[in-house]
Context: one part of a larger RNA
């Protein structure tokens, strides 16, 4: 020295566990904000931290209502209190609510400074102190030199949603047209709880449908495409949801003037044209719009009742065992010394609300209107607007035969005996009616709560099970972790020996268990010690 056993450091796999996550469903809710938010700083507790709630009335105030012994939140005790004169606690209303921050009286290195002014208190005065008011744009209203009232905006928001701007790495095996990218990625604007769309100048084929989203399906079709890579529909048909309105004009009437117009009421709104005027008829429903009041049932925000088991023997401990029983409209679940319908919490089931909110400005009541059916007439029906030439863009369509839709330049109509569309473009046919405007619901999306998950179990699942956006790093935008488990119960090892009166360790003690001691088990690698073998 080396191998092999044993007996122990080290070090944290493994195994069981969850206090956190992931992700489905169903339901409910979705803006917030100059009445000062979002999201901070500082402060409030008998208290030095964190962290939670709170704002000088600062782990909270008034009240109304639940509840019915305990309680002063948590790491975390310790004082010193409150409570059947009903506290804490849980719900609704009030009421308070520093300082920054759109931050708005000026500055400003946010959370600080400095300053004007009305009231008022204190005071001899100077002043200090409470309460208020004074940014900026815009729009109205009075005065117009200018201002002064008066209403409204601004920032914030995770993802969705409209608009306006807009890449490239990539793929084409290389690269320009193209992709990528149905304008994504991202920046900007702006709106709601949804947001856009939306009541045909529509589709479609030769029968006809009948606003718009959505979801299947049509379909990897029909097309597009240096016909390359790759892009890719509609219609129909099957669902989900369903809903329809108003202006302008013609004409009356008023009312104003600048006399050609204007404002107001009434009319009136459509495609097999309608509507206006005239003229001749009709007279029904509560069907429709309007004024003006306006519920209720039920729902959500605290709660309330709410069945039925015991005995022996093991065990530290009975929920397991073994006898016997009982309840169920409750055998979800969680918890309790092992594994419990009958032992707690609770579950089915069933019952509550002073007060708020939603249900709903809904039903209901009421005011007023308005409605049909022939003929005549040719006054109306949305103009620099259709179209048309040039350029560009969207359309699944890359310019193409390229229509439909849009924007810029230029030209530039028709008026119902009218216009548009059916994919270039003629005929015919068919079908619609621009050049105003408004419209729940299916749809998206995230939060909450409830119930699941052949979804993870601490190197996994969030990045975070822990003082996590924490330490830490970085000038900054930004980066960004490690870290769970004593034991049913702290019963957390009183006392005595050693020791430097430290660390520690040996007795006792506590508990089933201390090789369960600041700790579940506790593999290997790695280091030791003892025993045996080999030379």
């Nucleotide at each position: 020295a080396g191998c092999a056993a044993a007996u122990g450091g080290u070090g944290g796999a493994u195994g069981c566990c969850u206090a956190g996550g992931c992700u489905g469903c169903u339901a409910a809710a979705g803006c917030c904000g100059a009445a000062g938010a979002a999201g901070g700083a500082c402060g409030c507790a008998g208290u030095a931290g964190g962290u939670u709630g709170c704002g000088a009335a600062a782990a909270u105030g008034a009240u109304c209502g639940g509840g019915g012994a305990g309680u002063u939140g948590c790491c975390a005790a310790c004082a010193a209190a409150c409570g059947g004169u009903g506290a804490u606690c849980c719900g609704g209303u009030c009421g308070a609510u520093u300082c920054c921050g759109a931050a708005u009286g000026g500055a400003g290195a946010a959370a600080u400074c400095c300053a004007c002014u009305u009231u008022g208190a204190u005071g001899a005065a100077a002043a200090u102190c409470a309460a208020g008011g004074a940014a900026u744009c815009c729009c109205g209203a009075c005065u117009u030199u200018u201002g002064u009232c008066g209403g409204g905006a601004g920032g914030g928001u995770a993802a969705g949603c409209u608009g306006g701007g807009g890449a490239a790495g990539u793929g084409a095996a290389a690269c320009a047209u193209c992709u990528c990218a149905u304008g994504u990625a991202c920046c900007c604007a702006g709106a709601g709880g949804a947001a856009a769309a939306g009541a045909a100048a529509u589709c479609g084929u030769a029968u006809g449908a009948g606003a718009u989203u959505c979801c299947g399906c049509u379909a990897g079709u029909a097309g597009c495409g240096g016909u390359g890579a790759g892009c890719g529909a509609a219609a129909a048909c099957g669902g989900a949801a369903c809903a329809g309105u108003c202006u302008a004009a013609a004409c009356u009437c008023c009312g104003a003037u600048u006399u050609a117009u204007c404002g107001g009421a009434g009319g009136g709104u459509u495609g097999c044209a309608g509507g206006g005027u005239u003229c001749a008829g009709a007279u029904a429903g509560u069907u429709c719009u309007u004024u003006u009041u306006g519920a209720a049932a039920g729902a959500u925000c605290a709660g309330g009742a709410a069945a039925a088991a015991c005995u022996u023997a093991u065990g530290g401990a009975a929920u397991g065992a073994a006898g016997u029983a009982c309840c169920a409209a409750a055998g979800g679940a969680g918890g309790u010394g092992a594994a419990a319908g009958u032992c707690c919490u609770g579950u089915a089931u069933u019952u509550u609300a002073a007060g708020a909110u939603c249900a709903a400005g809904u039903a209901a009541a009421u005011u007023a209107g308005a409605c049909c059916u022939g003929a005549a007439u040719a006054c109306c029906u949305a103009a620099g607007u259709a179209c048309c030439a040039g350029g560009g863009u969207c359309c699944a369509c890359g310019u193409g035969a390229a229509a439909u839709g849009u924007c810029c330049u230029g030209g530039g109509a028709a008026u119902c005996u009218g216009g548009g569309g059916c994919g270039a473009c003629c005929a015919a046919g068919c079908u619609c009616c621009a050049a105003g405007a408004c419209u729940a619901a299916a749809u998206a999306c995230u939060u909450u709560a409830g119930c699941g998950g052949a979804c993870c179990g601490a190197u996994a699942g969030u990045g975070a099970a822990c003082a996590a956006g924490u330490a830490c790093c970085g000038u900054g935008a930004g980066g960004g972790a490690a870290a769970g488990g004593u034991g049913a119960a702290a019963a957390a090892c009183a006392c005595c020996c050693u020791a430097a009166a430290a660390c520690a360790g040996g007795g006792a003690a506590u508990g089933a268990a201390a090789u369960a001691g600041a700790u579940c088990u506790g593999a290997a690698a790695c280091c030791a010690u003892u025993u045996g073998c080999u030379a």